[in-house]
Notes: Transfer RNA from a Candidatus Methanomethylophilaceae archaeon, 72 nucleotides, folded computationally. RNAcentral holds the sequence, with entries from ENA. NCBI's taxonomy places the organism under Archaea, Methanobacteriati, Thermoplasmatota, Thermoplasmata, Methanomethylophilaceae. Its Rfam family is "tRNA". From the family's description: Transfer RNA (tRNA) molecules are approximately 80 nucleotides in length.
């Protein structure tokens, strides 16, 4: 150069056309505790960017970006 992949809250992961976009860790609050720490309730924080295709896109299709494996 050129093929094939991955890109979702701070971190991890689920979701491959209609769900309030999922779980767990973390963080903030509250109950509880003499504190604290467990536990339990609750709240915030995300679909790489740009196009197209659908009534509808995280999701399919193109085209950049990054990152990985392999070819030359």
């Nucleotide at each position: 150069g050129g093929a094939c992949u991955u890109g979702u809250g701070a971190g991890g992961u689920a979701g491959g056309g209609g769900a309030c976009a999922u779980c767990c860790u973390g963080u903030c609050g509250g109950u509880c505790u003499u504190c604290g720490g467990a536990a339990c309730c609750g709240a915030g924080u995300a679909c790489c960017c740009g196009g197209g295709u659908u009534c509808g896109a995280a999701u399919c299709c193109c085209g950049g970006c990054a990152g990985g494996u392999c070819c030359a």